[in-house]
RNA sequence: AUGAGGGUACAGGGAGAGACUGUCUCACAUGAAGACAGCGCCGAAGGAGUAAGCCCGGUGAAGGGUGAAUCUCUCAGGCAAAAGGACCUGUGCCGGACG
Numbered sequence: 001a002u003g004a005g006g007g008u009a010c011a012g013g014g015a016g017a018g019a020c021u022g023u024c025u026c027a028c029a030u031g032a033a034g035a036c037a038g039c040g041c042c043g044a045a046g047g048a049g050u051a052a053g054c055c056c057g058g059u060g061a062a063g064g065g066u067g068a069a070u071c072u073c074u075c076a077g078g079c080a081a082a083a084g085g086a087c088c089u090g091u092g093c094c095g096g097a098c099g
Stems, first nucleotide, its partner, number of pairs: 006094008018039001020038006026031001040079003046075001047073003053066004
């Protein structure tokens, strides 16, 4: 400095899938609370996996390491509403790259 990327606070938007079943606790207007068990499902908190590329290896290869996602998994989390929610937008602040 007409202040990039980034960080942070607030505001707005923001999907999917069981208000499943049984027992117990508590309540007692038999429930939309909690615990345990069972079956089914979802991916967008978090976590894990990985292609190219790069590195090691070696004549070459095999092999090993590193390595992104809204992809894959479903450990965790979730399956009425609320809450949460990746991500997106706006505003303020921090910061200071290229020039």

Glycine riboswitch aptamer, 99 nucleotides, folded computationally. Model confidence (mean pLDDT): 77 of 100. Rfam family: Glycine riboswitch aptamer. Rfam's curators write: This family represents the bacterial glycine riboswitch.